[in-house]
A computed fold for a 109-nucleotide RNA from a Crocinitomicaceae bacterium, annotated as SAM riboswitch aptamer (S box leader). Model confidence (mean pLDDT): 86 of 100. The organism belongs to Crocinitomicaceae, within Bacteria.
RNA sequence: GAUUUAUACAGAAGAGGUGAGAGAACAGGCUCGCUGACCCUCUGGCAACCCUCAGGAAAGUCUUGAAUGGUGCCAAUUCCUGCCCCGCCGUAGCGGGGAAUUAUAAAUU
Numbered sequence: 001g002a003u004u005u006a007u008a009c010a011g012a013a014g015a016g017g018u019g020a021g022a023g024a025a026c027a028g029g030c031u032c033g034c035u036g037a038c039c040c041u042c043u044g045g046c047a048a049c050c051c052u053c054a055g056g057a058a059a060g061u062c063u064u065g066a067a068u069g070g071u072g073c074c075a076a077u078u079c080c081u082g083c084c085c086c087g088c089c090g091u092a093g094c095g096g097g098g099a100a101u102u103a104u105a106a107a108u109u
Stems, first nucleotide, its partner, number of pairs: 001109008013043005021032003026082004044074003049070002052066006083098006
């Protein structure tokens, strides 16, 4: 990198460094940012995918809890929209569902 499965409206910031862009890509919007964003380091935290530990059940599995370890994450729903379907609407939109994309985990390759 590829494939499969699961999840994505909850949750979690301080310090130091750096110095102009950042929010994955394209387009449109919107937002964050010299009162220092993004990014990096340290510390802290959130969460519970995997390991581990403890409990339960109708037990090759499912489930509850813990949080030592492996990842992940700590602005805004994956920031919103884009494609398809349905409803409402008084034609510009609104709401719902699905897909696609992306991200993360786990397994396989």